[in-house]
Context: one part of a larger RNA
RNA sequence: GAUCGCUGCUAUUAGGAUUCGACUAAGCCAUGCAAGUCAUCUCGCAAGAGAGGCGCAAUGCUCAGUAACAUGUCACUAAUCUGCCCUUAAGUUUUGGAUACCCUUGGGAAACUGAGGCUAAUACAAAAUAGGAAAAAUAAUCUGGAAUGAUUUUUUUCUUAAAGAGCAAUUGCUUAAGGAUGAGGUGGCACCAGAUUAGGCUGUUGGCGGUGUAAUGGACCACCAAACCUAUAAUCUGUACGGGGAAUGAAAGUUCUAGCCCGGAGAGGAACACUGAGAUACUGGUUCCAGCCCUACGGGGUGCAGCAGGCGCGAAACCUUUACAAUGUGCGAAAGCGUGAUAAGGGAAUCCUAAGUGCUUAUGUUUAACAUAGGCUUUUGCCAAAGGUAAAUACUUUGGAGAAUAAGUGGUGGGUAAGACUGGUGCCAGCCGCCGCGGUAACCCCAGCGCCACAAGUGGGGAUCGG
Numbered sequence: 001g002a003u004c005g006c007u008g009c010u011a012u013u014a015g016g017a018u019u020c021g022a023c024u025a026a027g028c029c030a031u032g033c034a035a036g037u038c039a040u041c042u043c044g045c046a047a048g049a050g051a052g053g054c055g056c057a058a059u060g061c062u063c064a065g066u067a068a069c070a071u072g073u074c075a076c077u078a079a080u081c082u083g084c085c086c087u088u089a090a091g092u093u094u095u096g097g098a099u100a101c102c103c104u105u106g107g108g109a110a111a112c113u114g115a116g117g118c119u120a121a122u123a124c125a126a127a128a129u130a131g132g133a134a135a136a137a138u139a140a141u142c143u144g145g146a147a148u149g150a151u152u153u154u155u156u157u158c159u160u161a162a163a164g165a166g167c168a169a170u171u172g173c174u175u176a177a178g179g180a181u182g183a184g185g186u187g188g189c190a191c192c193a194g195a196u197u198a199g200g201c202u203g204u205u206g207g208c209g210g211u212g213u214a215a216u217g218g219a220c221c222a223c224c225a226a227a228c229c230u231a232u233a234a235u236c237u238g239u240a241c242g243g244g245g246a247a248u249g250a251a252a253g254u255u256c257u258a259g260c261c262c263g264g265a266g267a268g269g270a271a272c273a274c275u276g277a278g279a280u281a282c283u284g285g286u287u288c289c290a291g292c293c294c295u296a297c298g299g300g301g302u303g304c305a306g307c308a309g310g311c312g313c314g315a316a317a318c319c320u321u322u323a324c325a326a327u328g329u330g331c332g333a334a335a336g337c338g339u340g341a342u343a344a345g346g347g348a349a350u351c352c353u354a355a356g357u358g359c360u361u362a363u364g365u366u367u368a369a370c371a372u373a374g375g376c377u378u379u380u381g382c383c384a385a386a387g388g389u390a391a392a393u394a395c396u397u398u399g400g401a402g403a404a405u406a407a408g409u410g411g412u413g414g415g416u417a418a419g420a421c422u423g424g425u426g427c428c429a430g431c432c433g434c435c436g437c438g439g440u441a442a443c444c445c446c447a448g449c450g451c452c453a454c455a456a457g458u459g460g461g462g463a464u465c466g467g
Base pairs, nucleotide, nucleotide: 001465002464003463004462006460007459008458009457012355013354014353015352016351017350019348020347021313027311028310029309031308032307033306036054037053038052040051041050042049043048061266062265063264071190072189073188074187075186076185077184080183081182085179086178087177088176089175090174091173092172093127094126095125096124102117103116104115105114106113107112131159132158133157134156135155136154137153139152140151141150142149164171165170192238193237194236199229200228204226205225206224207223209221210220211219241263242262243261244260245256246255247254248253268289269288270287271286272285291302292301293300294299319345321344322343323342327341328339329338330337331336358376359375360374361373362372363371364370365369382400383399384398385397386396387395408454409453410452411451412450413435414434419449421448422447423446424445430437431436
């Protein structure tokens, strides 16, 4: 000097921005909202309730853990899956038994739950046809570096194909193949500090056979062998989400990466599976632990690191606002409905940019400047109308009155720009980054006046880089 927080005093306006409980307590939370929707079905006049489908694995929040194939980058998957979407081909046949809501009734303080009866479906089940899967055989063709892949033939075994709606256009459903998108897995390289951490490891290292998975693999299991990593730093300890990037610097570099984007991880601390194309699931479920709430003591409920808001912690951070009008997203054929995502307003001296706080005549005082009286201008501010907006503010246009509505902070002994002015104080009170002032004329304290610097800002303190 630049940058990022905190803080004192002060403050007119406009525009823009990726600013605002990151640092400390990934501490705890009252209340409201943050995920619904539907050309299927039943009941019902309707409202609505229930069954069913799709969605709820997205969006949003946070950075605790993690030194790791987490991330970055380059490859591989001949070891894999992929709802909705696109393309192509074929099909959508015949039947059946239940059940929720509802009615009757029982238990319970509640949460909730039991029994009997009735009924439907794109719910569930059976069959048909098509197809598919696995194994074996025989070869052949294609791709390829390499068949373990694809296609064709035969045999055997297994097997769950389907759903309708609508007057119709149309839209669903099933099977097979391909694509797209997304995801899983593997390898090379990169990837903080410490040796006052030198040895570490026993599913450990490899093999054979199995289990499991969409899939490879000690991922897991039985048996066999005794390997494997390490001074090119293993192991241990500390610290830390990684990257794009940010700050600074002429550069090299150093420091940072909470915010915006990409990837990862987490949802009070742990574990577990279910459903599903996809979760081991923030506002789904079960169990344990710690906390809190209700209870009729038998038993139940709860999870703001979503948006507001509260307590606590702290030097440190806003409204319990409006709207789905736009963008996106879920459902729906669509109209549309939902959306604290998002858009918009409110608050905050977070940053950047721009403008203003007037000009002039006469008189007076000592020039400057100020005072009084008059004139000019109207950025901004005020008033009115129209446009503008989901609504409102803003903003734009036109008109009106009116200099009116707008300057501070720090310093003034030296470093260091600016007082040998006035008063007070009297080694006191106090100032001071450093040197130093103050004990009766203080250029250094406290005030007044003047002056200097910067200016809607200006001082103090902390952190990083540079000098």